[in-house]
RNA sequence: GCCACCGUGCGCGACUGGCGAUGCGAGGUGGGAUACCACCGGGGAGCGCACGGAAUAUGCGCCGUUCGCCUGGGCCGUCGGA
Numbered sequence: 001g002c003c004a005c006c007g008u009g010c011g012c013g014a015c016u017g018g019c020g021a022u023g024c025g026a027g028g029u030g031g032g033a034u035a036c037c038a039c040c041g042g043g044g045a046g047c048g049c050a051c052g053g054a055a056u057a058u059g060c061g062c063c064g065u066u067c068g069c070c071u072g073g074g075c076c077g078u079c080g081g082a
Base pairs, nucleotide, nucleotide: 005053006052007051008050009049010048011047012046015043016042017070018069019068020067021066027040028039029038030037031036061075062074063073
């Protein structure tokens, strides 16, 4: 000095499902039939850049609905293959 850690700002952004229950309200419309598709609304980890902080500390998995039961994904990390 750089990386890992924390915060802020900007940009990009995967994934955002089915059934049931409570409730004035717990996504909506259309299509499909197996847990999906399109649009709208609302979430959103992570990646990149910049700045600041901390620094033998911090962190040690994360992401979508109030809850329950399920289903299918994404991201970060490690190892191996093509």
Molecule: ZMP/ZTP riboswitch aptamer (pfl RNA motif)